RNA sequence: GAGAUUGGUGGCUAGGGUUCCGAUGCCGAAAGGCGUGUCUGGUCCGAGAGCUGCCACCAUGGGGCAGCCGCCCCAUGGACGCACGGCGGGACAAAAGCCCGGGAGAC
Numbered sequence: 001g002a003g004a005u006u007g008g009u010g011g012c013u014a015g016g017g018u019u020c021c022g023a024u025g026c027c028g029a030a031a032g033g034c035g036u037g038u039c040u041g042g043u044c045c046g047a048g049a050g051c052u053g054c055c056a057c058c059a060u061g062g063g064g065c066a067g068c069c070g071c072c073c074c075a076u077g078g079a080c081g082c083a084c085g086g087c088g089g090g091a092c093a094a095a096a097g098c099c100c101g102g103g104a105g106a107c
Stems, first nucleotide, its partner, number of pairs: 007055006015045002020042002022039001023036005057078009082102001084105001088100003
């Protein structure tokens, strides 16, 4: 200096906006319509660097089948570690710690 790898997924939370519900203001006889997310909320979105479960992967030990290669099950454990991070853009109704992105950049 370059390259590769640092896994997948469910639930929850931090957080997020406003499609729906509700709340609220105005109009209306009513049905309902328009506005407000600087409305606590319900639905909804939601973390690489948050929590948690399962699976995968690796190591060690035990058991079984085979008796060459290897495959299956169980248990325990994991450097299953480390991780500062824009601007800007994107989607859904819209926004975000979502996606671009373990990016650019910094150390």
A computed fold for a 107-nucleotide RNA from Devosia sp. Leaf420, annotated as Guanidine-I riboswitch aptamer.
It was read from a public genome assembly, where an Rfam model found it.
NCBI's taxonomy places the organism under Bacteria, Pseudomonadati, Pseudomonadota, Hyphomicrobiales, Devosia.
The coordinates come from a structure-prediction model, not an experiment, and the mean pLDDT is 83.